[in-house]
Parts: sequence; structure tokens; C1' cells
RNA sequence: GCAGAGUAGAUUCAUAUGCGUAAAGUGCUUUCCGGAUAGAGAGUUGCCGGAAGACGAAAAGAGAAAUCUUGCGGUAUAUGAAUUGCAUCUCGCUGC
Repeated sequence: GCAGAGUAGAUUCAUAUGCGUAAAGUGCUUUCCGGAUAGAGAGUUGCCGGAAGACGAAAAGAGAAAUCUUGCGGUAUAUGAAUUGCAUCUCGCUGC
């Protein structure tokens, strides 16, 4: 000098267990606050979370009731699989 590896995490699908269906969640917007980002350091307009705002839904059946069953929700978590994966900078690591 050239080539490469590696993270957190993200997306989709499957399974399981929940939550909601008396509307939380998801998605959207804005500003503010906070956090994480490969072995080390730095680090964003990107990512994640919180606050605020607007919008907004699919129920049906059984039961005396509690509740149960089947659905529904761009629903949550866990596990598995696949895909993707440090904006960027410096150094390091592997091969030549």
C1' cells in the first nucleotide's frame, strides 16, 4: 500500500407466552432531554428510549357470573432461522 474479519442493533418469517379490543400499543409530527454504536479513542444530520402533540381500530360466540373460545391489532416479550449491520475519522487485528 491492497484486501479482509469482527459489535450493539435493525428487518422479515416461524413458534411459545402475554397485553389490548372499556384502546393501551403500533404508526405519524415537533421540539427538548437522555443513551448506545466492533479491540482502543473520537463521533453524526443516522439509530434507540423518554417527554409533548395530532390522528386513530373488529369484533363474534358461549356462560348466571367470573371467565372461556375463535378472531382482530402495521401489539409486547422470549427462542429459532434468514437477511442486513460501527455515517465517518485515527490507531489496532488477519492475509498478501